[in-house]
RNA sequence: UCCUCUGUAGCUCAAUGGUAGAGCAGGUCCCUGUUAAGGACAAGGUUAGAGGUUCGAAUCCUCUCGGAGGAG
Numbered sequence: 001u002c003c004u005c006u007g008u009a010g011c012u013c014a015a016u017g018g019u020a021g022a023g024c025a026g027g028u029c030c031c032u033g034u035u036a037a038g039g040a041c042a043a044g045g046u047u048a049g050a051g052g053u054u055c056g057a058a059u060c061c062u063c064u065c066g067g068a069g070g071a072g
Stems, first nucleotide, its partner, number of pairs: 001071007010024004018055001027041004048064005
C1' cells in the first nucleotide's frame, strides 16, 4: 500500500428495508430465621462517526475512525 471480515445495552450476541430484542450482570420487590437458589417487575441504546438512496435504514451505497485476519 492492497484485499476480506468486523463495530448494536456494562458483557456475550440477535434483529435478511417496516415499533431495536434476548441471555447474563446490575436495581426494586416477593419468598427464607439468614444467605444462596427460585419468582415477579422496572430500567438500561446517538446501532462507531458523517453523508447519500428510500415513504421508511442497525440493515443498501460512499467516505472517515477503531479492531481482527490475509497478501506484498
A computed fold for a 72-nucleotide RNA from Candidatus Levybacteria bacterium RIFCSPHIGHO2_01_FULL_40_16, annotated as transfer RNA. The same sequence occurs in records of 3 taxa. Taxonomically the source falls in Candidatus Levyibacteriota (Bacteria, Bacteria candidate phyla).